This is a predicted structure of a 122-nucleotide RNA (SAM riboswitch aptamer (S box leader)) from an Actinomycetota bacterium. It matches the Rfam family "SAM riboswitch aptamer (S box leader)". About the family: The SAM riboswitch is found upstream of a number of genes which code for proteins involved in methionine or cysteine biosynthesis in Gram-positive bacteria. The coordinates come from a structure-prediction model, not an experiment, and the mean pLDDT is 81. NCBI's taxonomy places the organism under Bacteria, Bacillati, Actinomycetota. The sequence was found by an Rfam model in a public genome assembly.
[in-house]
This record gives sequence, C1' cells and structure tokens, in this order.
RNA sequence: AUCUUAUCAAGAGUGGCUGAGGGACGGACCCUGUGAAGCCCGGCAACCUGUCAUAGUUCAAACCAAGACUAUGAUGCUGGUGCCAAUUUCCGCGGAAUGGAUUCAAUUCCGAGAGAUGAGAA
Repeated sequence: AUCUUAUCAAGAGUGGCUGAGGGACGGACCCUGUGAAGCCCGGCAACCUGUCAUAGUUCAAACCAAGACUAUGAUGCUGGUGCCAAUUUCCGCGGAAUGGAUUCAAUUCCGAGAGAUGAGAA
C1' cells in the first nucleotide's frame, strides 16, 4: 500500500518543555505568540483483550454439571490501539422536498464517495 467489516451529533487540561504553524486533499470558513504542530504528563472512551453476569449452542447418548464457543450487558482493576477546537468544521457526487426564478442558485433531508479509527484477511 490492498481487501472485508464496524463506528464516526457524545466525551476528554486555566499542566510542563518548546516556538510557527495547524484543521487529510481542493474550495470555503476557522484556530493560532492570550502560544500552532510536536514531545511529556494528565484525561476521555470502550474497538480488541481481561474480568463478571445472563441467555443460547455444543459436548450428548436419557438428564445435569464443568469445559469450549456464540450473543447481549456490566466494569475500567489487566494489556494493545485510538482519541482530547468547531458533526469527519462545512461543501465537493447523486436524489427528494420547499419557496423564488429564463439558464440558476438557496435551505432542509436522504444516500453514495472520500477520509479517520478499530478488528480481521491475503
């Protein structure tokens, strides 16, 4: 880098170092020496893992338990990530509705695309 799948309207600092950029891309609009990005500390969350509970399947042959697996929920006490301005900041492609209009643009909604993150695969 590619494929599959889930999520993306909530949440998270008046800290330390440092010192000019940042918000993926294009456009817009923003943030930023009242300190950007980065690093450290701190925090949030619950994707995977762990633990616990419930239900189911299997073991299974007549019944049950333990075990294993699956689903749902709880927890944040384990470990792996992730995240901590603005909905993924908004729009970017297609459709619907509304009102105005000649071509057209505006608003709202739905879907797709793109992107981000997790888990899995080759």